């Protein structure tokens, strides 16, 4: 050089055009003489970046970035 695959909260992950889902973690409260378990709320994501199709894009199309595989 050329083909493919991944990129989503602190991690880690689910999502087949219609305001993003679960865990763990963090924080607050309830329990406890105190942790620990447990429960119950919260806060946390411009969905890797530029554009484009679309009334509406994580999700489809182009390009680019970083990783990965394999093939010269």
């Nucleotide at each position: 050089g050329g083909a493919c695959c991944u990129a989503u909260g602190g991690u880690c992950u689910a999502g087949u055009g219609g305001u993003a889902u679960g865990a763990c973690g963090u924080u607050a409260c309830u329990u406890u003489g105190a942790c620990u378990u447990a429960g119950u709320a919260a806060a946390g994501a411009u969905c890797g970046c530029c554009g484009g199709u679309u009334c509406g894009a994580u999700c489809c199309c182009g390009g680019c970035u970083a990783g990965g595989u394999c093939c010269a």
This is a predicted structure of a 72-nucleotide RNA (transfer RNA) from a Candidatus Woesearchaeota archaeon. The prediction has a mean pLDDT of 83. Its Rfam family is "tRNA". The family's RNA type in Rfam is transfer RNA. Taxonomically the source falls in Candidatus Woesearchaeota (Archaea, Nanobdellati).